[in-house]
RNA sequence: AACAUGAGAGUUUGAUCCUGGCUCAGGAUGAACGCUGGCGGCGUGCUUAACACAUGCAAGUCGAGCGAGAAGCUAUCUAUUGAACCUUCGGGUGAUUUAGGUAGUGGAAAGCGGCGGACGGGUGAGUAACGCGUGGGUAACCUGCCCUAUGCAGGGGGAUAACACAUUGAAAAGUGUGCUAAUACCGCAUAAGACCACAGAGUCGCAUGACUCAGUGGUAAAAACUCCGGUAGCAUAGGAUGGACCCGCGUCUGAUUAGCUAGUAGGUAAGGUAACGGCUUACCUAGGCGACGAUCAGUAGCCGACCUGAGAGGGUGAUCGGCCACAUUGGGACUGAGACACGGCCCAAACUCCUACGGGAGGCAGCAGUGGGGAAUAUUGCACAAUGGGGGAAACCCUGAUGCAGCGACGCCGCGUGAAGGAAGAAGGUUUUCGGAUCGUAAACUUCUAUCAGCAGGGAAGAUAGUGACAGUACCUGACUAAGAAGCCCCGGCUAACUACGUGCCAGCAGCCGCGGUAAUACGUAGGGGGCAAGCGUUAUCCGGAUUUACUGGGUGUAAAGGGUGCGUAGGCGGCGAAGUAAGUCAGAUGUGAAAGCCCGAGGCUCAACCUCGGGACUGCAUUUGAAACUGCUUUGCUAGAGUGCAGGAGAGGAAAGCGGAAUUCCUAGUGUAGCGGUGAAAUGCGUAGAUAUUAGGAGGAACACCAGUGGCGAAGGCGGCUUUCUGGACUGUAACUGACGCUGAGGCACGAAAGCGUGGGGAGCGAACAGGAUUAGAUACCCUGGUAGUCCACGCCGUAAACGAUGAAUGCUAGGUGUCGGGGGUCGAACCUCGGUGCCGCAGCAAACGCAUUAAGCAUUCCACCUGGGGAGUACGAUCGCAAGAUUGAAACUCAAAGGAAUUGACGGGGGCCCGCACAAGCGGUGGAGCAUGUGGUUUAAUUCGAAGCAACGCGAAGAACCUUACCAAAUCUUGACAUCCUUCUGACCGUUCCUUAAUCGGAACUUUCCUUCGGGACAGAAGAGACAGGUGGUGCAUGGUUGUCGUCAGCUCGUGUCGUGAGAUGUUGGGUUAAGUCCCGCAACGAGCGCAACCCUUAUCUUUAGUAGCCAGCAAGUUAAGUUGGGGACUCUAGAGAGACUGCCGGGGACAACUCGGAGGAAGGUGGGGAUGACGUCAAAUCAUCAUGCCCCUUAUGAUUUGGGCUACACACGUGCUACAAUGGCGGUGACAAAGGGAAGCAAAAUGGUGACAUGGAGCAAAUCCCAAAAAAGCCGUCCCAGUUCGGAUUGUAGUCUGCAACUCGACUACAUGAAGUUGGAAUCGCUAGUAAUCGCGAAUCAGAAUGUCGCGGUGAAUACGUUCCCGGGCCUUGUACACACCGCCCGUCACACCAUGGGAGUUGGAAGCGCCCGAAGCCAGUGACUCAACUGCAAAGAGAGAGCUGUCGAAGGUGAAGCCGAUGACUAGGGUGAAGUCGUAACAAGGUAGCCGUAUCGGAAGGUGCGGCUGGAUCACCUCCUUU
Repeated sequence: AACAUGAGAGUUUGAUCCUGGCUCAGGAUGAACGCUGGCGGCGUGCUUAACACAUGCAAGUCGAGCGAGAAGCUAUCUAUUGAACCUUCGGGUGAUUUAGGUAGUGGAAAGCGGCGGACGGGUGAGUAACGCGUGGGUAACCUGCCCUAUGCAGGGGGAUAACACAUUGAAAAGUGUGCUAAUACCGCAUAAGACCACAGAGUCGCAUGACUCAGUGGUAAAAACUCCGGUAGCAUAGGAUGGACCCGCGUCUGAUUAGCUAGUAGGUAAGGUAACGGCUUACCUAGGCGACGAUCAGUAGCCGACCUGAGAGGGUGAUCGGCCACAUUGGGACUGAGACACGGCCCAAACUCCUACGGGAGGCAGCAGUGGGGAAUAUUGCACAAUGGGGGAAACCCUGAUGCAGCGACGCCGCGUGAAGGAAGAAGGUUUUCGGAUCGUAAACUUCUAUCAGCAGGGAAGAUAGUGACAGUACCUGACUAAGAAGCCCCGGCUAACUACGUGCCAGCAGCCGCGGUAAUACGUAGGGGGCAAGCGUUAUCCGGAUUUACUGGGUGUAAAGGGUGCGUAGGCGGCGAAGUAAGUCAGAUGUGAAAGCCCGAGGCUCAACCUCGGGACUGCAUUUGAAACUGCUUUGCUAGAGUGCAGGAGAGGAAAGCGGAAUUCCUAGUGUAGCGGUGAAAUGCGUAGAUAUUAGGAGGAACACCAGUGGCGAAGGCGGCUUUCUGGACUGUAACUGACGCUGAGGCACGAAAGCGUGGGGAGCGAACAGGAUUAGAUACCCUGGUAGUCCACGCCGUAAACGAUGAAUGCUAGGUGUCGGGGGUCGAACCUCGGUGCCGCAGCAAACGCAUUAAGCAUUCCACCUGGGGAGUACGAUCGCAAGAUUGAAACUCAAAGGAAUUGACGGGGGCCCGCACAAGCGGUGGAGCAUGUGGUUUAAUUCGAAGCAACGCGAAGAACCUUACCAAAUCUUGACAUCCUUCUGACCGUUCCUUAAUCGGAACUUUCCUUCGGGACAGAAGAGACAGGUGGUGCAUGGUUGUCGUCAGCUCGUGUCGUGAGAUGUUGGGUUAAGUCCCGCAACGAGCGCAACCCUUAUCUUUAGUAGCCAGCAAGUUAAGUUGGGGACUCUAGAGAGACUGCCGGGGACAACUCGGAGGAAGGUGGGGAUGACGUCAAAUCAUCAUGCCCCUUAUGAUUUGGGCUACACACGUGCUACAAUGGCGGUGACAAAGGGAAGCAAAAUGGUGACAUGGAGCAAAUCCCAAAAAAGCCGUCCCAGUUCGGAUUGUAGUCUGCAACUCGACUACAUGAAGUUGGAAUCGCUAGUAAUCGCGAAUCAGAAUGUCGCGGUGAAUACGUUCCCGGGCCUUGUACACACCGCCCGUCACACCAUGGGAGUUGGAAGCGCCCGAAGCCAGUGACUCAACUGCAAAGAGAGAGCUGUCGAAGGUGAAGCCGAUGACUAGGGUGAAGUCGUAACAAGGUAGCCGUAUCGGAAGGUGCGGCUGGAUCACCUCCUUU
C1' cells in the first nucleotide's frame, strides 16, 4: 500500500416530443478465412467422429527369497588339426584349429516367489446426482509401504512350476508321467496385548451408546538373507497418509410434462458389508413424494477460475490445479491394503486380423503417427542431465511422467526495417480556374551509426563429489556493408480521412441509414489522405452499450399491458401497551475459505511479457460469546381498525303473484268512394270481391309516454306503469356489546348484456335469412313493399362485448370554489356546521403531451393481475370445457426496420362560419349548325422541319414560307472549310466588266486594277500548304443563366426583440368593427419593422397662366368664284410647358365621443373620378438549349458548308380561333355631313390625263401641326326592293386582265365580266361583357418587293341589367376532422391469377430413444446337492474332517417378442400465411370517406363486405337541456 470506478450515436416524421425495436463505436477467443510477412522471448495447438487404427515405444524390478542355468571367459582333461624346429626318419616337441568332459566364473532367456501393474498419463461419452461446491458428522468404518512404542520369531511336514520324456493341435495353447527349491504352502507350540462369548462396577455422552477396571472360557503368529554394519518377518497400540459412508445448504430449461411410487414408505427378524442402511430376504403395516414443482422430457461433467461489466449481474468451464466418471459396447466377478482394474481375467455383441476351417488373436479417450470427418489444430525427434515415480540393501534398471528440441504470427510482450543535413522545391505521377497546387526534405546528394540478420573469436549458470538432452545455446567481443527486412484496412453520416477518370438502377457496394437511372467524395481504378502495424481486415461466438426482464434499476387512462364482476382457500402483509424468548437482525472472537490466479509492495531475466517472495482479498460457511430497538414466536391487556345491538328515513336493488290505461295489428258490423301506400323520384304491394279514412264492439301479444334529472339503486352485467307478499345491501344517529376478529387473494366457487343452442309454450309490432320493386356500369347494399328464425315466457346450456372511467382492490395524507341526492345538528324560516354519495372548475404535484387533480393519472404502504418491436396470430398443435357454435390456455418457422402515442404546421373534406370576384343570378351579343380564312390533331408523303398540350397549347413562336427565309426532302458539289485568330511560301492586287459551260453553284478564259518605304521590307488582299481549330436550328429546359406564363393586382408573405411551450412551433398576423385592401380604428404579451396594398409616374376629364408656328380667326383691315389667302391678333379651339383642383375638407344621421359608413351641399369631377404602367414570399422539376448565353455528351470528306428543284400550302376526317352571312333596325342606287390616331425618301405621292376597273402615265409638294396617304364609315336625307333561297348571301368555277418580283405552275394579292353553292338564326353544351362598357361602324400602323378575315392602335354611334349570394367555379380569413405530407390526381382493403419461401393437416411409409409385460438365459457370485475326485490334519486301517469337479436353483447381460405412448424424417393431395412485380375485379376504411365507425354474436354474399340484435365514442354537423366561468 492493496486505490482512483458509470460517455454515447444512427434510424419511424414535412418537422417535434415520447414509447419502442433494429444497428454501430469497446473488450475478449484453444479460433478459422483473405492479403501480407524480418528477428527474439514466454505461452499455446482435434472445440468436429467417446470414428477406425498399420508400426514403434508408454511398467517393470529384485539373484541380498528359490531351483535350474545358455553364450562368453579362465583352468584342466580327452580326442582332432598340424606351422615351425629337432630327428635315431620309427618319430618327438609342438604354436595353431576343431569337438567334447570337469571345475570355477558369468549371468542372458524362461520359471517359482516378493513388491509394483488401483500411481503417473488420456478423455468428457454418461451423469440434473450427495456427482460437484461449501460446512459438518462417523458413539457406523478401513488404511500396504512410512514413523513411534511394546512384545516376539521354537520345532516340523507335504507338495509344485521350471526341467526331462511322451503326446494332441496349423497355430494359440495344452495333456500325461517322473524329478526338485524357497521369504511359496500347511499343521503344532508360545500369547504381553488383540478379538469373540458370559456376567459385574465406575465415569461420560444429543439418542443408539462410548470409555475404564477386574474375572472365566475360547481363537489366531512369524522367514529368512547377509559384506556381520544391517536389511527383511510376526503381533498389538498410537500417529501420519489415503480412502469409505451419512447430513444441512447451493447447483440449467420446459406445466402445451400434474400426479408419481410395490422393495415403494416404515417396522420386526435374519443375512450381507470395512461399516450404517430395503443393501438383500421373510413377515407385518399402508404408507412415502408432489404446486416451496414430484414424475416425465430436453440439455449438461462440477469447481478453483476465465471473459465482460461502475457494480449487481451475464456468459464460459481450453491450457494450469482439485473432485468425479469412463477405457470398443454391455454384464460379471477374481486377486489384492486398495479395482469390480486403460496397456489383468471370464462371458455376450459389433468390427478387424490369422487359419490347415477344426479353431484362435485384438482393443491408442497413453506418446508420436495413419486414414476419415472437418473451416480447422503439430514430430512415427533427443534425453533420463534436472524434477518426480516403481523395484532394489545398493550399484543400477525402467519411466512418450517429465526436461528439451522441431512445426504453426495461434496469442501476449519486446526490437528492427536507419539518423542528421539537404529547395533548382529536380524528374515523374495526379490535378488545374493553366497562374499554379500536391506527392515533398520525400528522393538524388553529403556526413554518421550498426539494434536485428550475416561472418569470425571467446563462452556460462542450470551440478553439492560424478553425471548436460538442451548446445558451442544464452551472453560477450571484433571486423564489415544502409545494405537483407512493410504491409493491411478505410476515406457519404455514425467515424479520423477527397479529388480525377471509367460506369450509367448496369456492373457492383452495404454493419444501420442507404448509394448507382450521364457531372457518383458511397461502385471500379488512380493520385492524395486517415488508422493500425509484422501484422491488418473479415467471419463466428460471449459480455458491454441494453435501465431492452429493471434486486441495484422499468412499466400498465390514450404508446404493449388492469382479470367482465364478486365471494373466498392456501399464501403474502397487518393497530396500541406490557412482559418473556432470541429464529431473523446487529457486534466481537475462533475455525475454515487448498495451491495457482486477482490486487498491492518488492525482487530476478538488459526492459516487458514471464517468473519468484511477502502481504491483501477470497464479500462465503460453521462454531461460540454478547445486544434486544425492529420483525417473528409465547403470554397478558386496550379500543381508534373491523363487527354486533338499538332508533330512523331514502331508493327503476332482487324474486313471485295480481291489476291498469294509451297505442299498433287483426276480426265483426256501420258510414263512405276511388284511390291508398310509399319515395329524391318511382315501382312492387293493397283496393270496385269496396281498400285508405271514420264509428262501435271484440281478440291477442308486447312495451310502459308525461313524471325524467351528468337524479336514484346494485359487485358488475343491469334495473323504470300500479298493488301485495318475501328478501339483499348501503346511509344517518346512538355508543350498549365483542376485542384485531383486518386487507389482498394464485387455484376454486358464484354471477355475468346481446347474439346463439336444446325442450315445451307464445307470437301484436319489429325483423337477420329470403322474395319482389327501385338505384346503379354492376348493386349479392344503402331506399321501398312483404317476410321466416328470433325478439316474449318456463326450464337447462353458452360465458363472450369498445363487459370502458379503455383507469384492479384496500388504507392514510395533500389549497379551495360551486351545483345536486339521502340523512343529522341548528333556526320561526334562513345562514351555517357535519356524514355518505354524485357532477363541474381549479392550486401544488404528476404527465411525452392530451390531461388528472380529496371520486388522482399526486405523495406513500400492502396484495393480486398483466406487458416487453410490428406482422405471422389470439393462428397451429396439444390439453380442458361445451349438444353445437365455439370458449380458455397458447407457440414456432418465416418476414420487416419499423409498427405506435400525443401534439405542430400545412394540404384536403360530397365539415362548419364569414367575405369577395361577370362566379352565379338579371340582361345584351356570340360560339357550337353553313361557306370561307387560320391554327392544331390525325392521316399521307422522299419531305410534309421543329417547338407549344387542361385553365395557363391550338390567327401560339410566325410584326407576314413563291426563291431567300428554311432548320425538312431529292440530286449535285466542297473539306482548315460559308465565318474567326495564328504560321510558312508565292503573287500584286481585291473589287469590277465580258465570254464559254452547267439545272445552278462550282469550273475555265480574257480585260482592267494598290499604298508606304531607310529599298532590306512592311500594310492590305488573293492563291497554295500544314496543323491548332472553325462549324452544328445535333441531344439534354430533368445540368443551367436570362426571359416568360400562371395562381393574381388575389391580399397576402415574413423578420428583430420580448413572452409562452421540453419541442416542432405559437404569439405578433387572432378577436370586435370597417375597407377594394394585413385599409384603418379599438382591444390584446406583445412592441416594432420589412416585402406587398395605397400613394408617388403616364394618360384622360375642369380651370388658370406662359408661349403663338407649320395650328386658330372673335374683333379690325385688305382680298378671292370658293380659300386664315394676306396685314395683323392671342380672345377662342388647339399645341405643350408650368400650376390649381378632390382632402370624407364641410353639414346631418348611424357608429363605441373611433375607424368608417349613409345622405346632402358646393363642384368639371366625390369618396381609389376613368384608364394604364407597376405583379410580394412562393407554386407548377410550368415554357423556352430553335432569340441569346452556357456545362456536359455527340458529329468532324459530315449531324458542317454551297447550289438547283421540291416541301413546310398535301386531305376520307376531328377540334379550337375568326371572317362573311342567313336579311327589311336590311340590301341596292343617289346625295359636297362629322373624326381620331398614325405613316412617308430604295418613301408618301397631289393636280391633270387614259382605262368600266385593278391600274397606268405623270410628276407639283413634302424628311412633314406646312405636302401626301386620305375617301372616314355607320348615321342623316331622297328613291327602290316586299319576305323569296330573294335586288339576301357570296363560296366555287370559267374567261380576260392589273401589280409586285430573276421568277406568281406547284403557291401571291387585286380588277372586270360571267357563274351564284351552303345558309331561313343553329342540339347537348359553352364564351364575353357592369358604361362611353357591350354591340355596331369605319380609319391607321408594324412586319413587308408583293401577300391580313390575324395582331396592335384610333376614333364615330351607343344600350340593357344587377332582386340578391341559395346554388356552380375560383379565391381570402377563422374553425373542425384526418390513417394525407409526392399532400385527395392522396392514402388504402380483400378475393382472383403468376413466381418463390417457410409452416399446419394428411391415407400412410420409415427411423430413433426410453420405459413396461412375456420368452430364452452366457459368464459369474450365492444357495443346495455332491454316489465322482483329492498330498498336508485325525486315524493302525477302514474311514473321517475338509476341499473340489459335476449337477440343480434364484438373480442375471445381450437377444427374441407384444401392446401403448413419445420424438424426428418423408408423403399424393390439401389449408391458410409471408414476400414480389407496372396483373384482374371492385372501392370496405381514413373528411360526416359520401350508408359515421368500431366491438361481441348470428346469418348471407366473387371480394373487400352487407344486414339483424345489444353495446361503445376512440363520431362530424346543427339544435336543446344541465353544469361551470365572467359581468

Small-subunit ribosomal RNA from Vallitalea guaymasensis, 1527 nucleotides, folded computationally. RNAcentral holds the sequence, with entries from ENA and SILVA. Model confidence (mean pLDDT): 83 of 100.